[in-house]
RNA sequence: GCAAACCGGAAGAGAUUCCGGGACGCAAAGCCACGGGUCCCAGCCCGCAGUUGGGGAAGCGGGAAGGACAGCCGGGUUGCCG
Numbered sequence: 001g002c003a004a005a006c007c008g009g010a011a012g013a014g015a016u017u018c019c020g021g022g023a024c025g026c027a028a029a030g031c032c033a034c035g036g037g038u039c040c041c042a043g044c045c046c047g048c049a050g051u052u053g054g055g056g057a058a059g060c061g062g063g064a065a066g067g068a069c070a071g072c073c074g075g076g077u078u079g080c081c082g
Stems, first nucleotide, its partner, number of pairs: 001026002006021006024071001030077003034074003037069004044063005
């Protein structure tokens, strides 16, 4: 110097984030989603069962995206004192 849990307020479908209070800790607990990992998944597409003249909603499963975590690890980059 930063600020965990927790509390209050706000945003979001959600993970989570921001502001205020508050300190568990951190020599990069500054910044960056490049690699690994973890988390969310409302909406989109496909399927399942039952029923029906036909359709829709809900539920379950899968897929393609998308999002979050830097205080999960690695990496990049900047940096205080001695």